[in-house]
RNA sequence: UCGGGGGUCGUUCAAUGGUAGGACGCGGGACUUUGGAUCCCGGAAUGGAGGUUCGAGCCCUCCCCCCCGAG
Numbered sequence: 001u002c003g004g005g006g007g008u009c010g011u012u013c014a015a016u017g018g019u020a021g022g023a024c025g026c027g028g029g030a031c032u033u034u035g036g037a038u039c040c041c042g043g044a045a046u047g048g049a050g051g052u053u054c055g056a057g058c059c060c061u062c063c064c065c066c067c068c069g070a071g
Stems, first nucleotide, its partner, number of pairs: 001070007010024004018054001026042005047063005
């Protein structure tokens, strides 16, 4: 440099173009002599900039980052 794959809560994994959700972790509460376990509640995210569309995490273009391959 070229080709392919990927980037979503703190972590990990979902999401037919139509309310971005689960698990773990975290915070609060219940329970418990205390802790742990269990149960309930809560906050938290789409790599960046444009485009298409009534509507984009999803489709298109460019850029950034990660992985694999080729040279």

Description: Predicted 3D model of a 71-nucleotide RNA (transfer RNA) from an Acidimicrobiales bacterium. RNAcentral records the identical sequence in 2 taxa. Its Rfam family is "tRNA". The coordinates come from a structure-prediction model, not an experiment, and the mean pLDDT is 82. The RNAcentral record of the sequence draws on ENA and MGnify.